[in-house]
A computed fold for a 78-nucleotide RNA from a Methanobacteriota archaeon, annotated as transfer RNA. Rfam family: tRNA. It is annotated as a transfer RNA. Rfam links the family to the GO term triplet codon-amino acid adaptor activity. The coordinates come from a structure-prediction model, not an experiment, and the mean pLDDT is 82.
RNA sequence: AGCGGGAUAGGUUAGCAUGGUUAGACCGACGGGCUCAUAACCCGUAGAUCGAUGGUUCAAAUCCAUCUCCCGCUACCA
Numbered sequence: 001a002g003c004g005g006g007a008u009a010g011g012u013u014a015g016c017a018u019g020g021u022u023a024g025a026c027c028g029a030c031g032g033g034c035u036c037a038u039a040a041c042c043c044g045u046a047g048a049u050c051g052a053u054g055g056u057u058c059a060a061a062u063c064c065a066u067c068u069c070c071c072g073c074u075a076c077c078a
Stems, first nucleotide, its partner, number of pairs: 001074007010027004020058001029045005051067005
């Protein structure tokens, strides 16, 4: 330098080819229930402006452009 994959709650991730009005799940956190008590179990709550900036559109996590970062492969230099 080129190619491919990825970036979404504190963590792990689904959703993205077919845009649709409230972005789900599990673990964790907090509160409550159950229990003599703890764990387990059950209920509830908070937590993500979807990597950044523009564009298209009535409407963008999703489509388009550029850029940043992470992982892998190939090549170049030495």